[in-house]
RNA sequence: AGAGUUUGAUCAUGGCUCAGAUUGAACGCUGGCGGCAUGCCUAACACAUGCAAGUCGAACGGCAGCACAAGGUAGCUUGCUACCUGGGUGGCGAGUGGCGGACGGGUGCGUAACGCGUAGGAAUCUGCCCUGUAGUGGGGAAUAACCUGGGGAAACUCAGGCUAAUACCGCAUAACCUCCACGGAGCAAAGCGGGGGACCUUCGGGCCUCGCGCUACAGGAUGAGCCUGCGUCCGAUUAGCUAGUUGGUAGGGUAAAGGCCUACCAGGGCGAUGAUCGGUAGCUGGUCUGAGAGGACGACCAGCCACACUGGGACUGAGACACGGCCCAGACUCCUACGGGAGGCAGCAGUGGGGAAUAUUGGACAAUGGGCGCAAGCCUGAUCCAGCAAUGGCCGCGUGGGUGAAGAAGGCCUGCGGGUUGUAAAGCCCUUUUGGCAGGGAAGAAAAGUUAGUCGCGAAUACCGGCUAACCAUGACGUUACCUGCAGAAGAAGCACCGGCUAACUCCGUGCCAGCAGCCGCGGUAAUACGGAGGGUGCGAGCGUUAAUCGGAUUUACUGGGCGUAAAGCGCACGUAGGCGGCUAGAUAAGUCGGGUGUGAAAUCCCUGGGCUCAACCUGGGAACUGCAUUCGAUACUGUCUGGCUAGAGUUUAGGAGAGGGAGGCGGAAUUCCCGGUGUAGCGGUGAAAUGCGUAGAGAUCGGAAGGAACACCAGUGGCGAAGGCGGCUACCUGGCCCAAUACUGACGUUGAGGCACGAAAGCGUGGGGAGCAAACAGGAUUAGAUACCCUGGUAGUCCACGCUGUAAACGAUGUCAACUAGCUGUUGGACUUAUGAAUUAAGUUAAGUGGCGAAAGCAACGCGAUAAGUUGACCGCCUGGGGAGUACGGUCGCAAGAUUAAAACUCAAAGGAAUUGACGGGGGCCCGCACAAGCGGUGGAGCAUGUGGUUUAAUUCGAUGCAACGCGAAGAACCUUACCUACCCUUGACAUACAGUGAAUUUUUCAGAGAUGAAGAAGUGCCUUCGGGAACACUGAUACAGGUGCUGCAUGGCUGUCGUCAGCUCGUGUUGUGAGAUGUUGGGUUAAGUCCCGUAACGAGCGCAACCCCUGUUCUUAGUUACCAGCACGUAAAGGUGGGGACUCUAAGGAGACUGCCGGUGACAAACCGGAGGAAGGCGGGGACGACGUCAAGUCAUCAUGGCCCUUACGGGUAGGGCUACACACGUGCUACAAUGGCUGGUACAGAGGGGGGCGAAGCGGCAACGCGGAGCGAAUCCUAAAAAGCCAGUCGUAGUCCGGAUUGGAGUCUGCAACUCGACUCCAUGAAGUCGGAAUCGCUAGUAAUCGCGAAUCAGCAUGUCGCGGUGAAUACGUUCCCGGGCCUUGUACACACCGCCCGUCACACCAUGGGAGCGGAUUGCACCAGAAGUAGAUAGUCUAACCGCAAGGGGGACGUUUGCCACGGUGUGGUUCAUGACUGGGGUGAAGUCGUAACAAGGUA
Repeated sequence: AGAGUUUGAUCAUGGCUCAGAUUGAACGCUGGCGGCAUGCCUAACACAUGCAAGUCGAACGGCAGCACAAGGUAGCUUGCUACCUGGGUGGCGAGUGGCGGACGGGUGCGUAACGCGUAGGAAUCUGCCCUGUAGUGGGGAAUAACCUGGGGAAACUCAGGCUAAUACCGCAUAACCUCCACGGAGCAAAGCGGGGGACCUUCGGGCCUCGCGCUACAGGAUGAGCCUGCGUCCGAUUAGCUAGUUGGUAGGGUAAAGGCCUACCAGGGCGAUGAUCGGUAGCUGGUCUGAGAGGACGACCAGCCACACUGGGACUGAGACACGGCCCAGACUCCUACGGGAGGCAGCAGUGGGGAAUAUUGGACAAUGGGCGCAAGCCUGAUCCAGCAAUGGCCGCGUGGGUGAAGAAGGCCUGCGGGUUGUAAAGCCCUUUUGGCAGGGAAGAAAAGUUAGUCGCGAAUACCGGCUAACCAUGACGUUACCUGCAGAAGAAGCACCGGCUAACUCCGUGCCAGCAGCCGCGGUAAUACGGAGGGUGCGAGCGUUAAUCGGAUUUACUGGGCGUAAAGCGCACGUAGGCGGCUAGAUAAGUCGGGUGUGAAAUCCCUGGGCUCAACCUGGGAACUGCAUUCGAUACUGUCUGGCUAGAGUUUAGGAGAGGGAGGCGGAAUUCCCGGUGUAGCGGUGAAAUGCGUAGAGAUCGGAAGGAACACCAGUGGCGAAGGCGGCUACCUGGCCCAAUACUGACGUUGAGGCACGAAAGCGUGGGGAGCAAACAGGAUUAGAUACCCUGGUAGUCCACGCUGUAAACGAUGUCAACUAGCUGUUGGACUUAUGAAUUAAGUUAAGUGGCGAAAGCAACGCGAUAAGUUGACCGCCUGGGGAGUACGGUCGCAAGAUUAAAACUCAAAGGAAUUGACGGGGGCCCGCACAAGCGGUGGAGCAUGUGGUUUAAUUCGAUGCAACGCGAAGAACCUUACCUACCCUUGACAUACAGUGAAUUUUUCAGAGAUGAAGAAGUGCCUUCGGGAACACUGAUACAGGUGCUGCAUGGCUGUCGUCAGCUCGUGUUGUGAGAUGUUGGGUUAAGUCCCGUAACGAGCGCAACCCCUGUUCUUAGUUACCAGCACGUAAAGGUGGGGACUCUAAGGAGACUGCCGGUGACAAACCGGAGGAAGGCGGGGACGACGUCAAGUCAUCAUGGCCCUUACGGGUAGGGCUACACACGUGCUACAAUGGCUGGUACAGAGGGGGGCGAAGCGGCAACGCGGAGCGAAUCCUAAAAAGCCAGUCGUAGUCCGGAUUGGAGUCUGCAACUCGACUCCAUGAAGUCGGAAUCGCUAGUAAUCGCGAAUCAGCAUGUCGCGGUGAAUACGUUCCCGGGCCUUGUACACACCGCCCGUCACACCAUGGGAGCGGAUUGCACCAGAAGUAGAUAGUCUAACCGCAAGGGGGACGUUUGCCACGGUGUGGUUCAUGACUGGGGUGAAGUCGUAACAAGGUA
């Protein structure tokens, strides 16, 4: 520091996800040790049991219990034991009294607050502690305990009696205290203990002294209370709140200021800088994260606050409205004798419950600290320790070290060679941390105490206190840390991951199953993604998962983002608050900057030392704490105040243009309707029609009249307006703008949250108006349907007046204002200058508008570019993934329609922008092709042949399936073939290699059997040899293996089809673009062609095209046999038959020839095209072979090859028979026909290319014929096949189901073959079906072609109407490119990219999910009004009682109880608000596999 994911690819936008760090965690697997930490985040839910706050006898009366003196009695041995008396002593239960229970410990409910943080402040209190001053005198009355009696189950309580105090109350004294009228007045106390010389004594003591106490005052310290500035979460779908409310006066109250409380007066106070209300929350130091700024959090530790079952209340006290105190109310639990009582773990343990989840009913006061005490000491679940837990974190250690290649065995993989696990193990040599056992053994301990010395106090060598020394003890942890010894590698490794992100790969299993998954996504038979294994990677006593926070995320942007098209500029102006603001001088010093001071607790973080063996950890010091307050200074900028200026802004004067607005009047054209005339059969409308109108006279045409609406031409990227918008002419009222020049004001400006005005169309209300147009509606068409598009009608509405609505793609999808930054060109309205004699025109300058192009610049690109989307400044508005949704609820507005403000649950991993390459379009342009058209002949109808589908079957083997399967694989299924079925057999096998044994091989006979096969015979003894044996072959045996037309063509090779013989497909370098890409390859011409030329940021090149190859057309040369025969000769019935010839034909080898070469024209002087000449052939002469990059997961595992899988007495092999030939039917391809351009009969003529030895087979003979007999000749330019046929010449038939047509069937034969039954071909005789030219539709062909005619060949024993070839005869037509199909190039649109057989929308049906409404129902909370009123407190009160003081007494003062009033908790009633849950039914929404209906959108998406 980034990465993955939208796309075919790209850039940018944008969300989602990941890698990091962290945690009081939980869960899974695993687990050796130690140290330091940490451990109910949930139910502030309920709690059994124990403990957590006591202490002081040196305050007091006392003495229940314990111990000891003393005395007595008894048992009795000087002594022991038992009992009794006995506060005398140590001590001490209960009690009085003092101090402490307000600390320590827990929790985070409440609280959005002066609660907390920080900085300040003044009107306060403060026990114990410290300092100082002064004092501590003298009296009194009670009361617990105790005793007696009573009540009660208990808790407890009542009455009477006795008694003490450091308990209580007067008196005295008293100020530096309090009050004050300044004269004065008032107010306190307590004693206890130790020691002791003299003196006194009632023998208790006084007295003295010391110590601890006590009282008053002052000061300090500490702690606490109060006030203020600033800071402190979310919501405006909470906008107004407030009557003690804000202030004052007076009084009360408090420790203290204060509406804190009361009375009166005033009418204030708070609030868009967010009051009030609602939700959530203890706050902070800090913690986590982050580069930082920030964000999140507030466990442990520390400070503050709040709370203590819930609510209320006070008492005591220095301090509380009190966790382990009190009273009351409530809920709950417990006890009860039913009358009444008791309780409060959010202390430490522990229990139940809740929960994913959080520990022992441990030890000790040894240390630190606290309470009490003179002290010893006691208490202390604070604390220190131990226990449990890998709980997470941090830290440390170990599970061994060295050597060891035969690279062991085993595992896994394998291309079978090996590789890997792997120096890993074993083996050998060492070590012993840790754990185990044994022994030793620190520190945490110093105070205190005792003794001695010394100092202080003092009369004192007492006491007490300080210091010093010695002695004596004190450890929970603890079997401590640590050290030593002993034995022994001994007891100690797992977890996750391995498709990309992200380090790490193979095999097997599985087969869209099981499963995985953080995102993208894996899995449908070869899964590096599932499960297992081997191997590897990462971390390691841990490792993963889940949850959560920050980061990455510049994805809320202060640092540090945006708004033309991605989300985002309010429809537009005016303007309030607010923000910002021209030049200049002075003042001030608020902001700003600098210095000082105070504070910013400690801990934490950082730096630097020290201590645990190191580290974590602990600890000393420093820095820091970015803050706040205060003070001193600086004055540029901002602010404020004062003064000035004119450049911003405004005013004045003279001109100018304009559909700017409002409200009158007027006008003509046109439509429609009405009246009248003329006139006759249609009009109208459409793609075509129909509805409609018209003989009752339409339409057309002429004249007249009515009425409403809109204003042709001018008219223009012209004008005006803020926007919406504004268009005939004219007068009136009125706003703004521009230009020029002068003068004036003197910053008056700009933006603008709220606010307010305007605001198209449609719509609404009231009243008018209504010609045309026209939602709705009706009819006619179209259509599968057509609630549409088209047509005929037609109502609201459109128009006017007044009022509402307040929205639009209200768009420049671009807020307003200001400044700056190249040019060129058009246009509108001004002003000025120059030229022309003038009007005016032209040119130029200038400021204001409105357009086009374009530089720099910025932009994702497109595009923008002085009218910015450039560079800046000011202010406002708005955005933060898509869907849900601009929706729901709530509020506001509206008559309504609706508008505005505006969520969430849930769901997806995208949605979206610009540009690129393709593909596509019922887009465009150019061009080609038997593509259409023009023609010729077919198919589709018939019969048959053949293939396919389907069906059937034991089997009808398999494959091929739009073009590009279907006379295809198959160039030939009776057996074989053959893969299928049935039956019968074989199991190392029919076939290959290797081993052992036997035998040559081989030939052959008989029997059984359907045969395979089995049984039994016979013949035969080979070849080589180094004599051991070997090679080939056969049989037997055993094991490796064979075998498979079994599966996968979607695992493959090879081969093939197809687009397509279409003209394309690419590359290098360069250039260009951020990039995908583009350029080149586009453009102008031209071509069959990316063929060539020209142009050109391209220049070249490759694969294709063409050419080179073959056949054919002309000719030449050479060569002439089997071919040929002109001339010569011979010869025949005829014949190249013969001699001969080499001329011709021909054969087959090599040449020539054609190149737009020549001429004319066109073209750009090019390429090329047109015409012509010559030529056998002319513009590629004709035909063939030849098939670019690629597409179709095209076809083939059954030609062959091959990975993987499967079968192995069978899915292999053999045999016989059957099947592939089935047959209601459907389709393809053909043959033959339907006839006279023909059929039949007779005669007669002319090919080419082939084939031939298990062959072709002549002549001749037989048979009606198929064919038979025959066998010449020929391995073939020689012989044979072989007859070519159509044609030609005759004859006949005469338009008929025929002398057409030949299916079908019967009979008889021939041939091949082991065998023609299933199931061959052919012949003859007989039979003589359908069919009279074929619906929709569809195929081939452009010249030696179509059509027509026959011939040959491959396969093959036999079997073509098929296939492949060959020649004969031999046409018609092409105007042309509008249309159909296919293709090429350019361009355009796109929401397609599996690419239009694409994409995609909505209803309906089904399932699930969340949510709105909903008669209501239930809870929580809260406002208001009222009722009620416990305890308590304050006031009132003389009903009752009453020790201290006063008083001689009566009585008084004071107090208590009671009563009552005020306040008030719980509770209750009524009525509202908010919120949660639930609800029959209902609304839409989302998701879901292949459902239904249509086709809305994307192309002109077929109506943009």

This is a predicted structure of a 1504-nucleotide RNA (small-subunit ribosomal RNA) from an uncultured Gammaproteobacteria bacterium. The coordinates come from a structure-prediction model, not an experiment, and the mean pLDDT is 84. The RNAcentral record of the sequence draws on ENA, Greengenes and SILVA.